[in-house]
Molecule: THF (Tetrahydrofolate) riboswitch aptamer
RNA sequence: UUCAGAGUAGAUUUGCGCGCGUUAAGUGUCUUUUGAACGGGGAGUUGUCAAAAGAACGAAAAGUUUUCUUGCGGUGUGCAAAUCGCAUCCCGCUGGU
Numbered sequence: 001u002u003c004a005g006a007g008u009a010g011a012u013u014u015g016c017g018c019g020c021g022u023u024a025a026g027u028g029u030c031u032u033u034u035g036a037a038c039g040g041g042g043a044g045u046u047g048u049c050a051a052a053a054g055a056a057c058g059a060a061a062a063g064u065u066u067u068c069u070u071g072c073g074g075u076g077u078g079c080a081a082a083u084c085g086c087a088u089c090c091c092g093c094u095g096g097u
Base pairs, nucleotide, nucleotide: 002096003095004094005093010084011083012082013081014080015079016078017077018076019075020073021072022071029055030054031053032052033051034050035049036048040091041090042089043088061070062069063068
């Protein structure tokens, strides 16, 4: 000089456990505001996430017979596995040349 590669936060799915709701919260969609994070270092969005406010939509109960059981919910969370994974730019790291 050139070629190849590793590594994060995290995301998705499945399994198991513990919860919440089923008197409808939650999840999902849209708008506004604020904030946060984004490979080891620097920068960082029109992307991502969170919170608050607002809007539209919207559900599966059954058995038991009185407090449980089985279900249901694009439900919360912990653990495990699998898959994916720096938006992007510069530098760095590993191996070959």